Context: one part of a larger RNA
RNA sequence: GCCAGCGAGUUACGUUGUGCGGCAAGGUUAAGAAGUUACACUUCGGAGCCGAAGCGAAAGCGAGUCUGAAUAGGGCGUUUAGUCGUAUGACGUAGACACGAAGCCUAGUGAUCUAUCCAUGGCCAGGUUGAAGCGUCUGUAAGAGGAUGUGGAGGACCGAACCAGUACACGUUGCAAUGUGUUUGGAUGAGCUGUGGAUAGGGGUGAAAGGCCAAUCAAACUAGGUGAUAUCUUGUUCUCUCCGAAAUAUCUUUAGGGGUAGCCUCGAAAUACUAUUUUACGGGGGUAGAGCACUGAAUUUCCGAGGGGGUCUAACCCACCUACCAACGAAAAUCAAACUCCGAAUACCGUAAAAACUACUUCGGGAGUCAGACUGUGGGGGAUAAGCUCCAUAGUCGAAAGGGGAACAGCCCAGACCAUCAGUUAAGGCCCCAAAUUAUAUGCUCAGUGAGUAAGGAAGUGAAAAAUCAUUGACAGUAGGGAUGUUGGCUUAGAAGCAGCCAUCAUUUAAAGAAAGCGUAACAGCUCACCUAUAGAGAUUUUUUGCGCCGAUAAUUUCCGGGACUAAGCAUAUAGCCGAAACUAUGGAUUCAUAAUUAUUAUGGAUGGUAGGAGAGCGUAGUAUACUGCGUCGAAGGCAGUCUGUGAGGACUGCUGGAGCGUAUACUAGUGAAGAUGCUGGC
Numbered sequence: 001g002c003c004a005g006c007g008a009g010u011u012a013c014g015u016u017g018u019g020c021g022g023c024a025a026g027g028u029u030a031a032g033a034a035g036u037u038a039c040a041c042u043u044c045g046g047a048g049c050c051g052a053a054g055c056g057a058a059a060g061c062g063a064g065u066c067u068g069a070a071u072a073g074g075g076c077g078u079u080u081a082g083u084c085g086u087a088u089g090a091c092g093u094a095g096a097c098a099c100g101a102a103g104c105c106u107a108g109u110g111a112u113c114u115a116u117c118c119a120u121g122g123c124c125a126g127g128u129u130g131a132a133g134c135g136u137c138u139g140u141a142a143g144a145g146g147a148u149g150u151g152g153a154g155g156a157c158c159g160a161a162c163c164a165g166u167a168c169a170c171g172u173u174g175c176a177a178u179g180u181g182u183u184u185g186g187a188u189g190a191g192c193u194g195u196g197g198a199u200a201g202g203g204g205u206g207a208a209a210g211g212c213c214a215a216u217c218a219a220a221c222u223a224g225g226u227g228a229u230a231u232c233u234u235g236u237u238c239u240c241u242c243c244g245a246a247a248u249a250u251c252u253u254u255a256g257g258g259g260u261a262g263c264c265u266c267g268a269a270a271u272a273c274u275a276u277u278u279u280a281c282g283g284g285g286g287u288a289g290a291g292c293a294c295u296g297a298a299u300u301u302c303c304g305a306g307g308g309g310g311u312c313u314a315a316c317c318c319a320c321c322u323a324c325c326a327a328c329g330a331a332a333a334u335c336a337a338a339c340u341c342c343g344a345a346u347a348c349c350g351u352a353a354a355a356a357c358u359a360c361u362u363c364g365g366g367a368g369u370c371a372g373a374c375u376g377u378g379g380g381g382g383a384u385a386a387g388c389u390c391c392a393u394a395g396u397c398g399a400a401a402g403g404g405g406a407a408c409a410g411c412c413c414a415g416a417c418c419a420u421c422a423g424u425u426a427a428g429g430c431c432c433c434a435a436a437u438u439a440u441a442u443g444c445u446c447a448g449u450g451a452g453u454a455a456g457g458a459a460g461u462g463a464a465a466a467a468u469c470a471u472u473g474a475c476a477g478u479a480g481g482g483a484u485g486u487u488g489g490c491u492u493a494g495a496a497g498c499a500g501c502c503a504u505c506a507u508u509u510a511a512a513g514a515a516a517g518c519g520u521a522a523c524a525g526c527u528c529a530c531c532u533a534u535a536g537a538g539a540u541u542u543u544u545u546g547c548g549c550c551g552a553u554a555a556u557u558u559c560c561g562g563g564a565c566u567a568a569g570c571a572u573a574u575a576g577c578c579g580a581a582a583c584u585a586u587g588g589a590u591u592c593a594u595a596a597u598u599a600u601u602a603u604g605g606a607u608g609g610u611a612g613g614a615g616a617g618c619g620u621a622g623u624a625u626a627c628u629g630c631g632u633c634g635a636a637g638g639c640a641g642u643c644u645g646u647g648a649g650g651a652c653u654g655c656u657g658g659a660g661c662g663u664a665u666a667c668u669a670g671u672g673a674a675g676a677u678g679c680u681g682g683c
Base pairs, nucleotide, nucleotide: 001683002682003681004680005679006678011094012093013092014091015090016089017088018087019086020085021084022083023082026050027049028048032044033043034042035041054061055060064076065075066074067073097235098234100232104225105224106223107222108221109220115199116198117197118196119195120194121193122192123191124189126158127157128156129154133150134149135148136147137146138145162186163185164184167182168181169180170179201217203213204212205211238617239616240615241614242613243612248261249260250259251258252257262369263368264366265365266364267363268362269361274359276355277354278353279352280351281350282349283348289342290340291339295336296335297334299332300331301330302329306325307324308322309321310320311319372397373396374395375394376393377392378391379390380389381388402413403412404411417588418587419586420585422584423583424582428578429577430576431563432562433561437575439574440573441572442571443570444569450565456550457549460547461546462545463544464543465542466541467540468539469538477534478533479532480531481530483507484506485505488502489501490500513528516527517526518525589607590606591605592604593603594602595601596600618672620669621668622667623666624665625664626663627662629661630660637656638655639654640653641652642651643650644649
């Protein structure tokens, strides 16, 4: 892991609903007794309980009573249905759907492991060092001291046994639930070790690591209390039908749990246009927008009270000046969630009419839900970040399958009762993959843009518009001219159009700046403006807009789904087609309403679904009654097949098997497994 078997809402008592049954202003017995025996029941037994009257704290009064001074008002009552049994829903008390803690307490069992201690034994190859003491010599006044020999100390040195376990590697379903190899520390000591003994669980022991106390230690193990408790996790077993949520509010030692309400379901009742939608009418508002009249913010100008600075004065004041600041006021132009002189659309409330599958309301039984998600829109927080977070509003998912979006809960279309090798459409598509146009018309795009992106950039190209110039000849090109007073004045070493300052005139002209650039030390020189000629038709500038270009950098080829495409791209318009579980058609099922009928039929509607509520059934085991059923002429069980029912299932046939079993009705339950890291067994 698989297979088989086992495996989870039960039982008792009580409360409260609902169905059914008995009796009914009553209902009912309990313990117990008697009878009978098939041990099921029958008959007594009225103690007690519930109900038939309430109100008040009570005395008490009573269809009333309490409050109260009250004959007032108000509160609770009165206008009758209960009770016993049974089945079932839910709750309470019990282990209370099942399994699951870590733990707590009590009584015991453990020191053959290990910690420490006690008693009694044992063990430590070999080598090295050479303390004290002592002898001799020397030395001293005597000592001290020195030398030499002897000696054999030491938690001394090196290193086996022995003890330990440093580093690395291997091992890691191991040789081993702690090992192996190499290496390493101690190795006469606080050493190691045998045997016997002592200390016991909030206790021991501990050269102290919360270490160790039998592979178990921040409180051992075994049994019991015990089915401890678990706001937690997991699991919870047959079928079909109807309806169908929530992820919110509030309170909570509350936040992943509860209580109440909201939303779901079932039953009963009531009745109004009750609710809903649309239209019309009538309302209040201060949002969007807008505005600046208030409150504030904020810019420029005018005016200029006041302030600063200066002149004057010996000093102050006055006066005067001011390229400083500036209130109020004026003009212009702005901004605001906590501004408003204004002010919608929606929404909400009311009234009336209409529509329609009563959807509404009240009472009662049963719930589940309280982690929501994304998308569009209006906002707060954040950075006008987040697949972010918090509200509001609508949708979808949740609990929704189908088609589209390449794939893709939350996007677009659309809500699946069943069947059909029928039809029509939606979104989206129609060259091939791949169903349907290589459709039509007019344009655009050349970038494979399409098929990812910004600020910014550009004689890309299409469309629209404006201005200016132009056959009295424009724009561009080519040829020629581009002069004189004059080297203007100043400055300067120089300054001659062209370092700089000032002025910028006049003349001749077809035209020509006291010069727009290059250039020179300064001149010179080359262009330009401007004019003429040539040539002969549009030219230049600006704005708006369509589609493109650059900007464009990430690690395997990947940002059309692919092939490919110059349309099979983009825009506008047109005609077709394809395309879903939508809609239609045909047949069928269930259910509700209505109408006839009471066989049932017709018409119309409905039938996605998690949590959850409600209803109807199937099957398993057993009991009672009936079939005076079936069975060795072959029961149950097993294997295979055929038929049948919407389904759980059922029937039959053959083989196997070898002794019991079924059908109908009613009842009872140890009644349905794929799950629980389920339990036991097998493989």

The part of an RNA shown here (large-subunit ribosomal RNA, domain II) has 683 nucleotides and comes from a Chlamydiia bacterium. The coordinates come from a structure-prediction model, not an experiment, and the mean pLDDT is 85. It matches the Rfam family "Bacterial large subunit ribosomal RNA". The source organism's lineage runs through Bacteria, Pseudomonadati, Chlamydiota and Chlamydiia.